[in-house]
Order: sequence, then C1' cells, then structure tokens
RNA sequence: GCCUCUGUGGCUCAGCGGUAGAGCAGCCGCCUUGUAAGCGGCAGGUCGUCGGUUCGAUUCCGACCGGAGGCU
Repeated sequence: GCCUCUGUGGCUCAGCGGUAGAGCAGCCGCCUUGUAAGCGGCAGGUCGUCGGUUCGAUUCCGACCGGAGGCU
C1' cells in the first nucleotide's frame, strides 16, 4: 500500500429500511433472623464521524477514524 471482517447502554452481544432490545453490572423493592441466591421493577444509548440514497437509515452506498486478520 491492497483485501476481508468489525464499531449499538458500564461490559458481552442481538437487531439489519418504519417505536433500539437481551444478559451481566448499577439502583429500588419483595423474600430471609441476616447475607448470598431467587423474584419484581427502575434508570442508563446523539447506534464511531461526516456526507449521499430514500417519504423514512442502526440497517443501503461512499469517504474518513478506531480495532482484528490476511497478502505484498
């Protein structure tokens, strides 16, 4: 330098054009003599950035930026 994959709550990941979700972690409550476990609830996201297509973009396209791998 070129190619492929990848970037979504604190962490691990789903979602793949029409309202953004789960598990764990956090907070509150229930249970317990108490703690853990278990159960219920709450909060937390400008979906890497900037453009483009579209009535509408997390999703499609392009360029950048970061990460992983490969080729030279």
Transfer RNA from an Armatimonadota bacterium, 72 nucleotides, folded computationally. It matches the Rfam family "tRNA". Rfam classes the family as a transfer RNA. Its mean pLDDT, the model's own confidence on a scale to 100, is 83.